[in-house]
Context: one part of a larger RNA
RNA sequence: CUGGGCGUAAAGCGCGCGUAGGCGGCUAUUUAAGUCAUCUGUGAAAGCCCGGGGCUCAACUCUGGGACUGCAGGCGAAACUGAAUGGCUAGAGCUCGGUAGAGGCGAGUAGAAUUCCCGGUGUAGCGGUGGAAUGCGUAGAUAUCGGGAAGAAUACCAGUGGCGAAGGCGGCUCGCUGGGCCGGUGCUGACGCUGAGGUGCGAAAGCGUGGGGAGCAAACAGGAUUAGAUACCCUGGUAGUCCACGCCGUAAACGAUGGGUACUAGGCGUCGGGGGGAGCGACCCCUUCGGUGCCGUCGCUAACGCAAUAAGUACCCCGCCUGGGGAGUACGGCCGCAAGGCUGAAACUC
Numbered sequence: 001c002u003g004g005g006c007g008u009a010a011a012g013c014g015c016g017c018g019u020a021g022g023c024g025g026c027u028a029u030u031u032a033a034g035u036c037a038u039c040u041g042u043g044a045a046a047g048c049c050c051g052g053g054g055c056u057c058a059a060c061u062c063u064g065g066g067a068c069u070g071c072a073g074g075c076g077a078a079a080c081u082g083a084a085u086g087g088c089u090a091g092a093g094c095u096c097g098g099u100a101g102a103g104g105c106g107a108g109u110a111g112a113a114u115u116c117c118c119g120g121u122g123u124a125g126c127g128g129u130g131g132a133a134u135g136c137g138u139a140g141a142u143a144u145c146g147g148g149a150a151g152a153a154u155a156c157c158a159g160u161g162g163c164g165a166a167g168g169c170g171g172c173u174c175g176c177u178g179g180g181c182c183g184g185u186g187c188u189g190a191c192g193c194u195g196a197g198g199u200g201c202g203a204a205a206g207c208g209u210g211g212g213g214a215g216c217a218a219a220c221a222g223g224a225u226u227a228g229a230u231a232c233c234c235u236g237g238u239a240g241u242c243c244a245c246g247c248c249g250u251a252a253a254c255g256a257u258g259g260g261u262a263c264u265a266g267g268c269g270u271c272g273g274g275g276g277g278a279g280c281g282a283c284c285c286c287u288u289c290g291g292u293g294c295c296g297u298c299g300c301u302a303a304c305g306c307a308a309u310a311a312g313u314a315c316c317c318c319g320c321c322u323g324g325g326g327a328g329u330a331c332g333g334c335c336g337c338a339a340g341g342c343u344g345a346a347a348c349u350c
Base pairs, nucleotide, nucleotide: 004321005320006319007304008303012318014201015200016199017198021194022193023192025088026087027086028085029084030083031082033081034080035077036076038074039073040072041071042070048066049065050064051063052062053061054060091191092188093187094186095184096183097182098181099180103177104176105175106174107173108172109171110154114150115149116148117147118146119145120144121143125136126135162169163168206247207246208245209244210243211242215241216240220236221235222234223233258317259316260315261314262313263312266295267294268293269292270291271290272289273288274287275286276285277284299306300305323350324349325348332343333342334341335340
């Protein structure tokens, strides 16, 4: 080296796009780099292995053979891989017609609720809790009616539902725009898969500048509780939460399960599309493609469980793991305004 692994034991990059590289459909011809066969040269000696001999034996040593699995050259083989040329259509893409959707961006708009302000009615309380108190209220609160303002979020529909690569996406309307699925004809003709570096996207919190600020609410203050209570409960409350632009680049970024392709019993549900049957019918039955769930056979698994959405059977490519602590720390480098991020040890110790 070969040989082991990554759902929960250590281990799948948060997710895309994509460079190099690795790998790659059917078919014909050519070539002969890989591959195979054979020959030649070389592969120093010692050492190694086998046979024999010499020191009384052995170590040691002499001698013969082998090995030295390699390299180069010659002559061949042509199945497979590669290379070249030509062809093909099952992969991939394009085209046409449909279709579902909280996919994205921008603009506008609606109603409910909340808070605040003004006015009316009205009076002694309200609020809050396990019980209270702080707090608010006779300068008229709470409650209730009318009017106004503001910001944020969109009850029901709502799903075991849908869309998106992931993060994530939920009132309504319009504009711009990405992707998917189904059905049909034709076209291109392997144009494919993966992807070290690279590059883009990336919840929340946080940062910069400017706006905005209803509710909520770190910090903070007060009231309780308690032995204490820097908490849990209550009354307040500032950053923040919202918007624009620019950073940050993390997460239990989870299916704790990388991507692709093929194959391998069934049953039930649901979403989107197609075909067929029956029918008044959107109901129902059969079937097919794509998604999303539950159960389950073979198989797999340490078990739990997974089981056509595999953790089964295989192949291709990438990432990652190698006892616990020290430590995701130190140092260095790169990135960042900072916070910090990425990369990432050792001594020592069990």

Background:
Predicted 3D model of a 350-nucleotide part of an RNA (small-subunit ribosomal RNA, central domain) from an uncultured organism. Model confidence (mean pLDDT): 92 of 100. The full RNA is in RNAcentral, with records from ENA and SILVA. Its Rfam family is "Bacterial small subunit ribosomal RNA".